[in-house]
Context: one part of a larger RNA
RNA sequence: GCCGGCGAGUUACGGUAUGUAGCAAGGUUAAGAGAUUAAGUCUCGGAGCCGAAGCGAAAGCGAGUCUGAAAUGGGCGUCUUAAGUUGCAUGCCGUAGACCCGAAACCCGUUGACCUAUCCAUGGUCAGGUUGAAACGAGAGUAACAUCUCGCGGAGGACCGAACCAGGGUUCACUGAAAAGGACUUGGAUGAACUGUGGAUAGCGGAGAAAUUCCAAUCGAAACGGGAUAUAGCUGGUUCUCCUCGAAAUAGCUUUAGGGCUAGCCUCGUUCUUAGAUUACUGGGGGUAGAGCACUGAAUGAAUGCGGGGGUUUCGCGAUCUACCAAAUUCUAUCAAACUCCGAAUACCAGAUAAUUAUGUGAACGGGAGUCAGACUACGGGCGAUAAGGUUCGUGGUCGAAAGGGAAAGAGCCCAAAUCUACAUCUAAGGUCCCAAAGUUGAAGUUAAGUGUAAAAGGAUGUCUUGUUGCUAAGACAACCAGGAUGUUGGCUCAGAAGCAGCCAUUCAUUCAAAGAGUGCGUAAUAGCUCACUGGUCGAGUGACAAGGCGCCGAAGAUACACGGGGCUAAAAUUUCACACCGAAGAUUAGGGUUGCGAGCAAUCGCAACGGUAGGGGAGCGUCGUAUGCGGGCUGAAGCUACACCGUAAGGGGUGGUGGACUGCAUACAAGUGAGAAUGCCGGC
Repeated sequence: GCCGGCGAGUUACGGUAUGUAGCAAGGUUAAGAGAUUAAGUCUCGGAGCCGAAGCGAAAGCGAGUCUGAAAUGGGCGUCUUAAGUUGCAUGCCGUAGACCCGAAACCCGUUGACCUAUCCAUGGUCAGGUUGAAACGAGAGUAACAUCUCGCGGAGGACCGAACCAGGGUUCACUGAAAAGGACUUGGAUGAACUGUGGAUAGCGGAGAAAUUCCAAUCGAAACGGGAUAUAGCUGGUUCUCCUCGAAAUAGCUUUAGGGCUAGCCUCGUUCUUAGAUUACUGGGGGUAGAGCACUGAAUGAAUGCGGGGGUUUCGCGAUCUACCAAAUUCUAUCAAACUCCGAAUACCAGAUAAUUAUGUGAACGGGAGUCAGACUACGGGCGAUAAGGUUCGUGGUCGAAAGGGAAAGAGCCCAAAUCUACAUCUAAGGUCCCAAAGUUGAAGUUAAGUGUAAAAGGAUGUCUUGUUGCUAAGACAACCAGGAUGUUGGCUCAGAAGCAGCCAUUCAUUCAAAGAGUGCGUAAUAGCUCACUGGUCGAGUGACAAGGCGCCGAAGAUACACGGGGCUAAAAUUUCACACCGAAGAUUAGGGUUGCGAGCAAUCGCAACGGUAGGGGAGCGUCGUAUGCGGGCUGAAGCUACACCGUAAGGGGUGGUGGACUGCAUACAAGUGAGAAUGCCGGC
């Protein structure tokens, strides 16, 4: 891991509701007893309990009572509208282990020091080699010591190194040969050494050269048994089928926040029977969007200018000036969630009438729930950075609990709600060159960027359309040829200033077809080149501005590419129009099923409905057993097995084979009654 078996809402008592049976203003027996049977049943037994009357804390009174000195009052009752009670079954609740498995822990009693820690008693062990302390002896030496030399001697938590003890390093092993080992190496090795045997210390404890270390592979409190099915607002699991309806992720409170309780939302029953919903209409209140500045504040410029600052003057009072600041007022331009002289659309409340809807609208009472982590999207806000697949509210939608089609792929987007069958038809969103069902459809434009098939501020003679306005056959625009002069080097300034460093200027005037006291380059200053302006050549459009459409640049990332791919350019891109087609579990068509309602004596018919998690309700299948009835079986039971049978499902049958002795059907009852999941348990492989 697979297969097989086992494996989870039970039982008792009490309560409550529903169903059903008995009796009924009553209902019922309990313990116990008797009879009979030997499965149990029947008969006694009225103790007791519930109901028929309530009110009061109570004494108590009583269709009333309590309050109170007293109610007319008020509370709870009586009455109108009179039903209970005892079994049985089922749902749910309570008390019990109470659907099952699961702690870490707590307490009590015992068993452990054969492991290990320390201690006590008594024994044992330490190859070999090295070093050579004190003491002592002799000699030297000293006044005497001291001291020195040699000898002897054999000390040491001394040295090297086996046994022994240890376990520092590396490596192998790591489903091991081993639940701590092997190999190589290393430390101690006469000592605080190692070790045998016997003994002592015990868990709220002992021991500890001290590490939360050890106390039998167990130690921040041993193990074993018991309390004990501890408790678990937590996690996991909870076994056959079909039909029907169908949620919530909110509010309030909570030592509450991943738990509860009540309400909301679901379901079932009873009663009322349209009381509900939508639209139209009528009547309401409002202070949002917007707007406004009348209030409260913010805030622009101007006028006027209280007051202040500064200057001048004065001994002082004061006077006066001011391109300073500036209250208030007036005009002007603005802003506001906590401003409003104003003020919608919607929404909300109520109502007569009308229409539509109503076989899942509404209300009351009662039984049963689940839900209290929500998600995204659109719109209106707050927080945040007018960030977030962010967070928090409001309104709608979808998902949740919803499959199908589209968006390449996809909970929450778009279309659309799956009762079943069909190789039938029409459509939605979205599509119609190929992948790939359907137009290489038609008409008119645009785009040249593969834009389409990612992006901003900003930039640009891209291109199309529209508009406004100049010049132009009396010849424009562009190009080419020619001219572009004189007073004059204007005046000033300056070393110089001559159109062109700078300053000044009614910047003039002349000759002209035209030519600035000069547009730019240039020179030290001149010179030189050029422009404006004019003529000629040429011969038709040419400038400026504005708006819109589609494009361009801006544009750097990690595998190749930001159309799903191929690929596409008068498109297969894009804008507008038109027709056709494809396209879903939608609609329709044909047939079947179920449920509800209606009609009908019935058979049957008609209409509508039938996605679904938590959850409510309903109807069934199957298993073991009991009772009664009816059966089957060695001429072959159960079980196993092959097969093309029946039923809407759980399931049910038939024939053959195998097997070799039991077993079925109907009705009722009773349950150790259904497995794929629990890191489930046991077994097999």
The part of an RNA shown here (large-subunit ribosomal RNA, domain II) has 685 nucleotides and comes from an uncultured Clostridia bacterium. The sequence was found in a public genome assembly. It matches the Rfam family "Bacterial large subunit ribosomal RNA". The prediction has a mean pLDDT of 85.